[in-house]
Molecule: c-di-GMP-I riboswitch aptamer
Organism: Candidatus Profundicultor aquiphilus
RNA sequence: GGAAUGAAAGGGCAAACUCCUCGAAAGGGGAGGACGCAAAGCCACGGACCUAAAGCGAAAGCUAUGGUGGCCGGGUUGCCAAG
Numbered sequence: 001g002g003a004a005u006g007a008a009a010g011g012g013c014a015a016a017c018u019c020c021u022c023g024a025a026a027g028g029g030g031a032g033g034a035c036g037c038a039a040a041g042c043c044a045c046g047g048a049c050c051u052a053a054a055g056c057g058a059a060a061g062c063u064a065u066g067g068u069g070g071c072c073g074g075g076u077u078g079c080c081a082a083g
Base pairs, nucleotide, nucleotide: 005083012037013036017032018031019030020029021028022027035070041076042075043074045073046072047071048068049067050066055062056061
């Protein structure tokens, strides 16, 4: 100097739920609120899952161009640093 791990310190984010709002819904945004999180910062590229307005179908239903990054993988950026 590099890599892995991450005690401590300063802090950070914010699940469920409630209210308002956008949306057909899944879900998103804001306020409150903390279950948790060392990337629970950012990115829908791959997988997985959720929804089904429109479309198709005699019906049951099928389907993403919609969504989930706090489902996983991956990419990328970042604070502190004992052992």